[in-house]
The RNA shown here (transfer RNA) has 72 nucleotides and comes from Bacteroidales bacterium UBA3289.
The source organism's lineage runs through Bacteria, Pseudomonadati, Bacteroidota, Bacteroidia and Bacteroidales.
RNA sequence: UGUGGGGUUGUGCAGUGGUAGCACGAGAGUUCCAUAAGCUCUAGGUCGCGGGUUCGAAUCCCGCCCCCGCAA
Numbered sequence: 001u002g003u004g005g006g007g008u009u010g011u012g013c014a015g016u017g018g019u020a021g022c023a024c025g026a027g028a029g030u031u032c033c034a035u036a037a038g039c040u041c042u043a044g045g046u047c048g049c050g051g052g053u054u055c056g057a058a059u060c061c062c063g064c065c066c067c068c069g070c071a072a
Base pairs, nucleotide, nucleotide: 001071002070003069004068005067006066007065010024011023012022013021018055026042027041028040029039030038048064049063050062051061052060
């Protein structure tokens, strides 16, 4: 320099145009003599940044930043 993949809650990941979800973790409650496990609920996200297309964008298009791989 070219090329492929990735960036979504604290962590790991889903979501391929129409309300942003799952597991673990955190907090509260319930249960128990007590703890763990189980069960219920809650909080936590301007979806890497900026623009465009669209009635509507995490999703499609353009530019940039960061991470991983390949080629030179």
About this RNA: Its Rfam family is "tRNA". Rfam describes the family as follows. Transfer RNA (tRNA) molecules are approximately 80 nucleotides in length. Its family is annotated with triplet codon-amino acid adaptor activity in the Gene Ontology.